[in-house]
RNA sequence: GGGCCCGUAGCUCAGUCUGGUAGAGUGUCGGUCUCGCAUACCGAAAGCCGCGCGUUCGAAUCGCGCCGGGUCCA
Numbered sequence: 001g002g003g004c005c006c007g008u009a010g011c012u013c014a015g016u017c018u019g020g021u022a023g024a025g026u027g028u029c030g031g032u033c034u035c036g037c038a039u040a041c042c043g044a045a046a047g048c049c050g051c052g053c054g055u056u057c058g059a060a061u062c063g064c065g066c067c068g069g070g071u072c073c074a
Stems, first nucleotide, its partner, number of pairs: 001073007010026004020057001028044005050066005
């Protein structure tokens, strides 16, 4: 220098192919339960979906550029 993959909640990851309300587990907080704790159950908060531009009525999703990580080739 070139190819491919990845970047989404504090953490681990779906969702992207086929554009249409952003989700799960875990963690945190609150409640029920208990003498108290744990477990269990119920509820809540937490995301400008890596950045920018474009296409579109509408973009996490499609196109282009850039940044970061991994891997292969040179």
A computed fold for a 74-nucleotide RNA from a Candidatus Woesearchaeota archaeon, annotated as transfer RNA. Its Rfam family is "tRNA". Rfam describes the family as follows. Transfer RNA (tRNA) molecules are approximately 80 nucleotides in length.